Background: Predicted 3D model of a 78-nucleotide RNA (transfer RNA) from Parcubacteria group bacterium CG1_02_44_31. Model confidence (mean pLDDT): 80 of 100. It matches the Rfam family "tRNA". The family's RNA type in Rfam is transfer RNA. Rfam describes the family as follows. Transfer RNA (tRNA) molecules are approximately 80 nucleotides in length. RNAcentral records the identical sequence in 3 taxa.

[in-house]
């Protein structure tokens, strides 16, 4: 440079294709209780992400469209 993937909670991933009804789930791991002599397990609750960023389109965007940022992969040129 040309293409293609991937980016949502501290971590790991669903959700995106077929845009929608109140609340973006789940595990692990953080907090508090209980359970236990202590502490693991285990069992009950809570906190935490406006979805990589900026516009755009719609009545309505994680989910469509455009540019970008970052990561990864294939090719081109040297």
């Nucleotide at each position: 440079g040309u293409g293609g993937c991937u980016g949502u909670a501290g971590c790991u991933u669903a959700g995106u294709c077929u845009g929608g009804u109140u609340u973006a789930a789940a595990g692990c791991g953080c907090c508090a209780g209980g359970u236990u002599g202590u502490g693991g397990c285990c069992c009950u609750g809570g906190a935490g992400a406006u979805c990589g960023g900026c516009g755009g389109u719609u009545c309505a965007a994680a989910u469509c469209c455009g540019c970008u940022c970052a990561g990864u992969c294939a090719c081109c040129c040297a």

The RNAcentral record of the sequence draws on ENA. NCBI's taxonomy places the organism under Bacteria, Bacteria candidate phyla.